[in-house]
Context: one part of a larger RNA
RNA sequence: CACCGCCCGUCACACCACGGGAGUCGGUUGUACCAGAAGCAGUUGACCAAACCUUCGGGAUGGAGGCUGCCAAGGUAUGGCUGGUAACUGGGGUGAAGUCGUAACAAGGUAGCCCUAGGGGAACCUGGGGCUGGAUCACCUCCUU
Numbered sequence: 001c002a003c004c005g006c007c008c009g010u011c012a013c014a015c016c017a018c019g020g021g022a023g024u025c026g027g028u029u030g031u032a033c034c035a036g037a038a039g040c041a042g043u044u045g046a047c048c049a050a051a052c053c054u055u056c057g058g059g060a061u062g063g064a065g066g067c068u069g070c071c072a073a074g075g076u077a078u079g080g081c082u083g084g085u086a087a088c089u090g091g092g093g094u095g096a097a098g099u100c101g102u103a104a105c106a107a108g109g110u111a112g113c114c115c116u117a118g119g120g121g122a123a124c125c126u127g128g129g130g131c132u133g134g135a136u137c138a139c140c141u142c143c144u145u
Base pairs, nucleotide, nucleotide: 003108005105008101009100011098013095014094015093016092018090019089020088023085024084025083026082027081028080029079030078031077032076033075034074039070040069041068042067043066044065047063048062049061052059053058111132112131113130114129115128116127117126118125119124
């Protein structure tokens, strides 16, 4: 750069982050059940054993072993919380420039805006109610010359 101005939305393209998302892969945790190592406790102990007792037979005591209980890892089923990922999907942001129109800014060419209902490729349009942050013209009141 001053109307050959400014400017709005859809659409197309590119990139960015975010939301939804059948599912899928983890983390953590609850419940029920299965299972049950080592250890501990109880019980048993026909087998074993140096200390003690012994009438030399054994006894006492201890142990291996058996059984039972508690119980870690693990397994099955089903929930909670949480993270990653995901076809697809939703709007948002940015971008030199592109497509369609021209809604707003002047009375922006139907004044604009707000609420609301309906409608429409899009900006938007129409109806109802409201506001002046509307131009123009006329009138009234007041002020100044």

A computed fold for a 145-nucleotide part of an RNA from Desulfogranum marinum, annotated as small-subunit ribosomal RNA, 3' minor domain. Rfam family: Bacterial small subunit ribosomal RNA. It was read from a public genome assembly. NCBI's taxonomy places the organism under Bacteria, Pseudomonadati, Thermodesulfobacteriota, Desulfobulbia, Desulfogranum. The prediction has a mean pLDDT of 82.